[in-house]
Context: one part of a larger RNA
RNA sequence: AGAUGAACGCUGGCGGCAUGUCUAACACAUGCAAGUAGGACGAGAGGCAUCCUCGUGGUGGACUGGUGAGUAACGCGUAAGAACCCGCCCCUGGGAGGGGUACAACGGUUGGAAAUGGUUGCUAAUACCCCAUACGCUGAGGAGCAAAAGGGAGGGAUCCACCCAAGGAGGGGCUUGCGUCUGAUUAGCUUGUUGGUGAGGCAAUGGCUUACCAAGGCAACGAUCAGUAGCUGGUCUGAGAGGAUGAUCAGCCACAUUGGGACUGAGACACGGCCGAGACUCCUAUAGGAGGCAGCAGUGGGGAAUCUUCUGCAAUGGGCGAAAUCCUGACGGAGCAAUGCCGCGUGGAGGCAUAAGGCCCACGGGUUGUAAACUCUUUUUCUUAGAGAAGAAGCAGUGACGGUAUCUGAGAAAUAAGCAUCGGCUAACUCUGUGCCAGUAGCCGCAAUAAGACAGGGGAUGCAAGCGUUAUCC
Numbered sequence: 001a002g003a004u005g006a007a008c009g010c011u012g013g014c015g016g017c018a019u020g021u022c023u024a025a026c027a028c029a030u031g032c033a034a035g036u037a038g039g040a041c042g043a044g045a046g047g048c049a050u051c052c053u054c055g056u057g058g059u060g061g062a063c064u065g066g067u068g069a070g071u072a073a074c075g076c077g078u079a080a081g082a083a084c085c086c087g088c089c090c091c092u093g094g095g096a097g098g099g100g101u102a103c104a105a106c107g108g109u110u111g112g113a114a115a116u117g118g119u120u121g122c123u124a125a126u127a128c129c130c131c132a133u134a135c136g137c138u139g140a141g142g143a144g145c146a147a148a149a150g151g152g153a154g155g156g157a158u159c160c161a162c163c164c165a166a167g168g169a170g171g172g173g174c175u176u177g178c179g180u181c182u183g184a185u186u187a188g189c190u191u192g193u194u195g196g197u198g199a200g201g202c203a204a205u206g207g208c209u210u211a212c213c214a215a216g217g218c219a220a221c222g223a224u225c226a227g228u229a230g231c232u233g234g235u236c237u238g239a240g241a242g243g244a245u246g247a248u249c250a251g252c253c254a255c256a257u258u259g260g261g262a263c264u265g266a267g268a269c270a271c272g273g274c275c276g277a278g279a280c281u282c283c284u285a286u287a288g289g290a291g292g293c294a295g296c297a298g299u300g301g302g303g304a305a306u307c308u309u310c311u312g313c314a315a316u317g318g319g320c321g322a323a324a325u326c327c328u329g330a331c332g333g334a335g336c337a338a339u340g341c342c343g344c345g346u347g348g349a350g351g352c353a354u355a356a357g358g359c360c361c362a363c364g365g366g367u368u369g370u371a372a373a374c375u376c377u378u379u380u381u382c383u384u385a386g387a388g389a390a391g392a393a394g395c396a397g398u399g400a401c402g403g404u405a406u407c408u409g410a411g412a413a414a415u416a417a418g419c420a421u422c423g424g425c426u427a428a429c430u431c432u433g434u435g436c437c438a439g440u441a442g443c444c445g446c447a448a449u450a451a452g453a454c455a456g457g458g459g460a461u462g463c464a465a466g467c468g469u470u471a472u473c474c
Stems, first nucleotide, its partner, number of pairs: 002473003006470005013344006019337002021302001026300003030297003035059002040056005066255003075180007084172003089168002092165004097131005106121006136145003151160003181227003188218003193215008230252004234245004257278002260275002280291004308334001310333003316330001317328003347377004357368004382411006391401001418463005423444003429458005439446002
């Protein structure tokens, strides 16, 4: 000199675009953040136009969003690989025959303060089950095994669904080479450990698990242990090599009060699902229950320090649906903060008796200073009045932002300058006060009676809606 998710002090006019709990992965009041579908089905109400509600069934709640605690690891990055899986989407070839059953809602009865149940009776389906069939699977072969809803809408054409198989797209699981911080004042570590065989298990390979057998495997090219840490694209700096860093945005990983577990499902061992256990908070009739903001706002606390309990689904995207819709604190916007970057302004031209005042003085004058006043002029801003978007695709309709941006007219220079420094490094000097005191200071240092270094005045220099200080990196 540059940089920052910065903070602090003084000051502060506007706009655009970004950014905003780095600390306690501390605890959370309140509201919202994941629903949807009546064109699968039963029932209830009203009523004969239909709509609403409860439940069964489907699909989505594995996406989006948050955080960085853990992790030194195939976690990440890069380059490869073989023994795998896949809902929705696309393409291709086939199929959908026959029968049966239960459980909710609901009715009866009953326990409990509540949360929420128990028992009994009825019932539908695209719910569930059995049989049949099979260009698939298994097997050396005989042979064995596995489907479906001929459902819904429509007058119909047809459309949407269902099952099997093969392929694609995209996604995911797994394996490997190389790379990935510090410490030897950590030198030995390991028994499912290393390998093999059989068996089990998985979508799949594999000590993944188990029985037996062998005694291996790793390590000074740093094993093990300890500390620290999410990784990367990138960011900052530097001529580069390198050093530091990993906010915002994007990719991957991990986590969801702490620890464990599985269920469902194409996919989870699941942030706003379930079941135990622990801590904490709340309700209670003391028998028993409820909860999880590292979602968006917001509160307390910690801290030098970090925002609104706003608005809209108009756009983009997502879920469901045949669709219209519906939902969406994702997202689009507005609000707050000079937190940063960029842009604009605080007027322009003329103006000497160089006014008054201030300061200095050798008392002649010098300086503030064309600076002001004054004259002429302009309107970026500001105030006010009028007009008023694009963003809307897809025939029409549909705009939160927003009567915003922008444009036009009128008005008045009107509403707008500070901060730090002035001994040297380092641009900028004098007076007064103080008297090793008060103070200053990045380093050298300054101050003990004329201090260019302290404090104040005048003046000057630098930067400027900022300026300086502190912290950190190069």